Annotation: Predicted 3D model of a 96-nucleotide RNA (Guanidine-I riboswitch aptamer) from Sulfurospirillum sp. UBA4058. The sequence was found by an Rfam model in a public genome assembly. The organism belongs to Sulfurospirillum, within Bacteria.

RNA sequence: UGAAAUGACGGCUAGGGUUCCGGCACAUCGUGCGUCUGGUCCGAGAGCCGCCGCCUCUUGAGUAGAGGUUCACGGAGGGAUAAAAGCCCGGGAGGU
Numbered sequence: 001u002g003a004a005a006u007g008a009c010g011g012c013u014a015g016g017g018u019u020c021c022g023g024c025a026c027a028u029c030g031u032g033c034g035u036c037u038g039g040u041c042c043g044a045g046a047g048c049c050g051c052c053g054c055c056u057c058u059u060g061a062g063u064a065g066a067g068g069u070u071c072a073c074g075g076a077g078g079g080a081u082a083a084a085a086g087c088c089c090g091g092g093a094g095g096u
Stems, first nucleotide, its partner, number of pairs: 007052001009050004015042002020039002022036001023033004053069006071091001073094001077089003
C1' cells in the first nucleotide's frame, strides 16, 4: 500500500422510549404524568442461540466426509418511527 463471506435471515437478551393497553393524579365526551415496575412496541458490527451460506482439504465426482468461519477501541452530529436507543448513516470520522 492492497485484499477478504468482516455474508444473509430468524429467535432472544442487554438496552430504549411512550403510539396502544395497563398504572397514577386531576376529575370525567376527558386532561395530564414514562421523574410509572409493566404487557404491546423498537432493539445490537464490536451480545447469545439457531439455520443457511462461504472457505480449505479428502474424493473419479457429488447434494458425500473432515476441519475452519479469527479479531473488533470509538465520539460529536444527523435520520426514521408515537418516541427513544447499543436502531440507521456506521466495522463511518478518528484512534491503536